[in-house]
């Protein structure tokens, strides 16, 4: 230069046969306790890397870029 894979909540991922975005931990409050730990309940928290296309409709299909990882010459 080419090819391949990843980028989704604070961390690790999961959802990619297109139809209102989840889970583990974290983190908040509460209930338990004489006080913490545990364990319970509930609740916050996301322009799904960026722009564009296609559709009624996109984290999911195509296109171009970008960051990281990895092969090849």
């Nucleotide at each position: 230069g080419c090819c391949c894979c990843a980028g989704u909540a604070g961390c690790u991922c999961a959802g990619c046969u297109g139809g209102u975005a989840g889970a583990g931990c974290g983190u908040u409050g509460c209930c338990u306790u004489g006080g913490u730990a545990a364990g319970g309940c509930a609740g916050a928290g996301g322009u799904c890397g960026u722009g564009g296309g296609u559709u009624c409709g996109g984290a999911u299909c195509c296109c171009a870029c970008c960051u990281g990882g990895g092969g090849c010459u």

Predicted 3D model of a 73-nucleotide RNA (transfer RNA) from a Candidatus Altarchaeales archaeon.
The sequence is in RNAcentral, with records from ENA.
It matches the Rfam family "tRNA". Rfam classes the family as a transfer RNA.